Predicted 3D model of a 494-nucleotide part of an RNA (small-subunit ribosomal RNA, 5' domain) from an uncultured bacterium. The full RNA is in RNAcentral, with records from ENA, Greengenes and SILVA. Its Rfam family is "Bacterial small subunit ribosomal RNA". Its mean pLDDT, the model's own confidence on a scale to 100, is 87.
Context: one part of a larger RNA
């Protein structure tokens, strides 16, 4: 000097900020990722009609982001610098080229069966930007034959030939045209791979390894690799600390400290790892996927006993555990994300408002005048001292708190409309000194002293230590320091 603190005493107002450090314990509830009828057929409502609205289903696009916790990790997981001639990238962006012609289905729907439920399952029949051939195609891809340049062994670049392989979807408008649709190139952004260094204890852990090391070959991925796999060699690592145990998410930064360094990693920001345990993959441009499947296990529910639902380390809340951590608020106005051609619809992302002096700031509880130095307390050498200008009283001011009237910015897009927070802040008037001060300490370290009660008792106590009859040390009082809407007291770091 510091805190995500807690505890005791006490407590006026405001701004920003901040709050389960413990049981990664179990959860009622309600809400956190939905969109699109300008992709599609159709119910169902209006409407004579045209044509609107609504809505389950198909299908697009999103759900891999945003939000949460720190369980595993000592490991290229992190940071930090390099490589990738060994890769991928939906949406955006730039420039090129293209979008013929056909076919079969399937939900929804009608019709029937089973089921407690959860759903299943047959026949019939429809649609598409679903879903499959074909035709075309380029600097794409995959074989083979070359030429030039370049480098870093495999290689990389430009560039020629022949052969194969691979496309598409339309929707809206009267049009123009507008958004989609396809193949390739380049970017942007993101991702993944690999190296160099660089950050904890432990040797009472001294030797570790068999897919180990390395080869050749297949596989396997987006893409290197024992990633896997068959065969072959006996090889790697260690006292510069391997292997093993221990503990921890990592870093920007945060605290102290003159620095040199020691702690540490709450909020905020990058990264990383998890979603009741434990393993798998589908699907996708991405995921081995908190609010998606699947299987096992473990727990809760619910049945008709055959089965079946379920995961709050999302936001609130709830019980537990704990010294201890907050509303089942409001809102999409804004700032962002998601879809949408838009209108928009959805966002416990976000914005705000509640709770807690937990923190840091500020402010306030009066101000000036008043001595014969009133009571009263307290002390005494009994003369006074002291509390004290302090109080009464007089004169004044009105912060903040209260009434009353006005009332924002944030709102930006062409006008226009749109504000959760809010009648908030903030600005004019009213009334009133009126509502608003406490904790700790006073042997010595250390600032601040008497009396009285107790009598090694009852007590204090951070170290020294007081206390056994005059205790400035225990206990009230009276004063009297020192902080102040905080003082103190305990943990913890320096």
């Nucleotide at each position: 000097g510091a805190c995500g603190a807690a505890c005791g005493c006490u407590g006026g107002c405001g701004g920003c900020g901040u709050g389960c450090u413990u049981a990664a314990c179990a959860c009622a509830u309600g809400c956190a990722a939905g969109u699109c009828g300008c992709a599609c057929g159709g119910g169902c409502c209006c409407g004579c009609a045209a044509g609107g609205g609504u809505c389950a289903g198909u299908g697009g696009c999103g759900a891999a982001c945003g939000g949460g916790u720190g369980c595993g990790u000592a490991a290229c997981a992190c940071g930090u610098g390099a490589g990738g001639a060994a890769c991928c990238u939906g949406u955006c962006c730039a420039a090129c080229g293209g979008u013929g012609g056909g076919g079969g289905a399937u939900a929804g729907c009608c019709g029937g069966u089973c089921c407690a439920a959860c759903g299943a399952c047959c026949g019939g029949g429809u649609a598409a930007u679903a879903c499959c051939g074909c035709g075309u195609a380029c600097g794409a891809c995959c074989u083979u034959c070359g030429a030039g340049g370049g480098g870093c062994a495999u290689c990389c670049c430009u560039u020629g030939a022949a052969g194969g392989u691979g496309a598409a979807a339309g929707c809206a408008g009267c049009a123009a045209u507008g958004c989609a649709c396809c193949g390739g190139u380049g970017g942007a952004g993101g991702g993944c791979c690999u190296c160099g260094c660089g950050g904890c204890c432990u040797a009472u852990c001294a030797g570790c390894u068999a897919g180990u090391u390395g080869g050749u070959g297949a596989g396997g991925u987006a893409a290197u690799g024992g990633c896997u796999c068959a065969c072959c060699a006996a090889g790697g690592c260690u006292a510069c600390g391997a292997c093993g145990g221990g503990u921890a998410g990592c870093u920007g930064g945060u605290c102290c400290g003159a620095g040199a360094g020691g702690a540490u990693g709450a909020c905020c920001a990058g990264c990383c790892a998890c979603a009741u345990u434990g393993g798998g993959a589908c699907u996708g441009a991405g995921a081995c996927a908190c609010g998606g499947c699947c299987c096992a296990g473990a727990c809760u529910c619910c049945u008709a006993c055959g089965g079946g639902a379920g995961g709050c380390a999302g936001c609130a809340g709830u019980g537990g555990g704990g010294a201890a951590u907050a509303u089942u608020g409001c809102g999409c106005a804004a700032u962002g994300g998601g879809c949408g051609a838009a209108a928009g619809c959805c966002u416990g992302a976000c914005g705000c408002a509640g709770c807690g002096a937990c923190g840091c700031c500020g402010c306030g509880u009066g101000u000036g005048g008043g001595a014969u130095g009133a009571c009263g307390g307290c002390c005494u050498u009994c003369g006074g001292g002291u509390u004290g200008u302090a109080a009464a009283c007089c004169a004044c001011u009105g912060u903040c708190g209260g009434g009353a009237g006005g009332g924002a910015c944030g709102a930006a897009a062409u006008c226009a409309a749109u504000g959760a927070c809010g009648g908030u802040a903030c600005c004019u008037c009213c009334a009133a000194a009126g509502g608003a001060a406490g904790c700790a300490c006073c042997g010595g370290c250390u600032a601040a002293c008497u009396c009285u009660g107790u009598g090694c008792c009852a007590g204090c106590a951070g170290c020294c230590g007081c206390g056994g009859u005059a205790a400035u040390a225990c206990a009230g009082a009276g004063g009297g320091u020192g902080c102040g809407a905080g003082c103190g007291u305990u943990g913890u770091c320096c």